[in-house]
Predicted 3D model of a 114-nucleotide RNA (SAM riboswitch aptamer (S box leader)) from a Gammaproteobacteria bacterium. The coordinates come from a structure-prediction model, not an experiment, and the mean pLDDT is 85. The model forms 97% of the base pairs in the Rfam consensus. Rfam family: SAM riboswitch aptamer (S box leader). Its family is annotated with regulation of gene expression in the Gene Ontology. The organism belongs to Gammaproteobacteria, within Bacteria.
Formats: sequence, structure tokens, C1' cells
RNA sequence: UACUCAUUGAGACCGGCAGAGGGACAGGCCCUUUGAAGCCGGGGCAACCUUCGGAGCUAACCACUUCGAAAAGGUGCUAACUCCUGCGGAGCCAACGGUUCCGGGAAAUGAGUG
Repeated sequence: UACUCAUUGAGACCGGCAGAGGGACAGGCCCUUUGAAGCCGGGGCAACCUUCGGAGCUAACCACUUCGAAAAGGUGCUAACUCCUGCGGAGCCAACGGUUCCGGGAAAUGAGUG
């Protein structure tokens, strides 16, 4: 960097340095000198990789599916649903718009492959 698969309405903050931006992109709307990004230290959340157990499948085992438990290690995360929308379809509302739902796209993270 490309591809494949899975997940994304839950959850989790303090201190130091620093000093103006940040929320991927665009439009909104937000956060931010009552201190943004970034770096460092400590904490926390979660359970993808990992481990254990139950159930299903099986003649039995493995594999697989599903439910539950654990947290040492590898990642990740720790404002707002992935902050909302973006493309297509459907429903509703006295309606050049708004709103709800379904699918898709994009993005993020993990696991795997080249």
C1' cells in the first nucleotide's frame, strides 16, 4: 500500500510538557485559551487475536456454529450513534423542504493474504 472477512446506537480520564487548532474528506453542526493537535506518565474501557467451559453438529474426534467466563500478552479505544448527512429505494408530513426505515458507499479497528 492493495485485497478478503468480521464489527461499529454499549463502555472508559487524570496529571506534566506544549500553545491553536480538532472532530478522515465535503457540507452542516459541534469541541477548544475554563487550553486544540502532538508528546510523556499513570489510570480505565472493551474483548478482535488469545485461553477455558457449556450446548449444537458427529459413531466418536477435529473443524465449524452458538452461549458464557477470564484478562497475562499483541493491538485498539477512552466528547457527541462512525456527531449527522453525502448514493439509491420506500413510507409519512400542506411539503422546492423535513422526517423515519431499508440497502449501498466511505471511514475506523481487528484478523488474514499478497